[in-house]
Parts: sequence; C1' cells; structure tokens
RNA sequence: GCUGGAGUAGCGCAGUUGGUAGCGCAACUGAUUCGUAAUCAGUAGGUCGAGGGUUCAAGUCCCUUCUUCAGCU
Repeated sequence: GCUGGAGUAGCGCAGUUGGUAGCGCAACUGAUUCGUAAUCAGUAGGUCGAGGGUUCAAGUCCCUUCUUCAGCU
C1' cells in the first nucleotide's frame, strides 16, 4: 500500500429482505432474611465510533473518515 471483519447501555452481545433500539450480567430501589448471599418484583442507563448523503422514515443502504483485528504484498 491492497483486501476483509469488528465498533450498539458499565461489560458481553442480538437487532437477517429500511418501519417504536433489545437480551444476559453488572448497578440502583423494594420484598424476603436476625444479617449477608441466593431468589422475586421494579427502576435507571444509548446522540448505535465520527461526519455527510439517499428516503416520508437509516443501527440497517451509499460516500468519506477514525480505532481495532486478520490476511496479502
């Protein structure tokens, strides 16, 4: 230099033909317990790496760019 993958909540990940952003763990609150853990119920947490474009509508499609991983030279 070229090719391909990944980037979504604190962490690990889903979101498959464009149509209300979700799951598990963690956190917080309450119940339970003499107390803790476990269990049960609930709550909060996201400008979907960044910028732009297409569209009535973009995590998803297109372009540029950043980080990272792998391969080729």
Transfer RNA from an uncultured Clostridia bacterium, 73 nucleotides, folded computationally. The prediction has a mean pLDDT of 83. Rfam family: tRNA. Rfam classes the family as a transfer RNA. It was read from a public genome assembly.